[in-house]
RNA sequence: CGACGUCGAUCAGGGAGAGACCGGGCUGGCCCCGGCGCCGAAGGAGCAACCGCCCCGGAAACUCUCAGGCAGAAGGACCGAUCGACGACG
Numbered sequence: 001c002g003a004c005g006u007c008g009a010u011c012a013g014g015g016a017g018a019g020a021c022c023g024g025g026c027u028g029g030c031c032c033c034g035g036c037g038c039c040g041a042a043g044g045a046g047c048a049a050c051c052g053c054c055c056c057g058g059a060a061a062c063u064c065u066c067a068g069g070c071a072g073a074a075g076g077a078c079c080g081a082u083c084g085a086c087g088a089c090g
Base pairs, nucleotide, nucleotide: 001090002089004087005086006085007084008083009082010081011080013079014078019036021035022034023033024032025031026029037070038069039068043066044064045063046062050058051057052056
């Protein structure tokens, strides 16, 4: 110096799904109480295959839906770009 992996930071970056549902209240709103329906991509939980020799553990965009969400905004896994730290390679 080049490309790779992990982690972190930043961005006038991208970024899905599903009722602006029904009834009631008054303080009249992103409000509160109750009811029915629904979504998976914050977080959380589970594990058939797979991986680490078995136990046991790890683990997905799969499963659950506790939490969260179902106009817009916000949030948003993940992706991209830039920078930094560390590791290993040439």
Notes:
A computed fold for a 90-nucleotide RNA from Sphingomonas taxi, annotated as Glycine riboswitch aptamer. The RNAcentral record of the sequence draws on Rfam and Ribocentre. The source organism's lineage runs through Bacteria, Pseudomonadati, Pseudomonadota, Alphaproteobacteria and Sphingomonas. Of the family's consensus pairs, 91% are formed in the model. The coordinates come from a structure-prediction model, not an experiment, and the mean pLDDT is 77.